[in-house]
RNA sequence: GGGGUCGUAGCUCAGCUGGGAGAGCGCCAGAAUUGCACUCUGGAAGUCGGGGGUUCGAAUCCCCUCGACUCCA
Numbered sequence: 001g002g003g004g005u006c007g008u009a010g011c012u013c014a015g016c017u018g019g020g021a022g023a024g025c026g027c028c029a030g031a032a033u034u035g036c037a038c039u040c041u042g043g044a045a046g047u048c049g050g051g052g053g054u055u056c057g058a059a060u061c062c063c064c065u066c067g068a069c070u071c072c073a
């Protein structure tokens, strides 16, 4: 320098064919307990890496770009 894969909540990750942004753990509050843990109920938390384009509509399609891993040179 060129190719490929990946980037979504604090962490680990789903998200099909373009239309609801989600799960587990963690965090907060409550219940239960003498108390803690476990358990149960509820809640907060998101620039879907960034920018642009296509579209009525983009995490999803296209282009550019940043980062991680990897292959070739």
Stems, first nucleotide, its partner, number of pairs: 001072007010025004019056001027043005049065005
The RNA shown here (transfer RNA) has 73 nucleotides and comes from a Candidatus Sumerlaeota bacterium. Its mean pLDDT, the model's own confidence on a scale to 100, is 83. It matches the Rfam family "tRNA". It is annotated as a transfer RNA. It was read from a public genome assembly. Lineage of the source: Bacteria > Bacteria candidate phyla > Candidatus Sumerlaeota.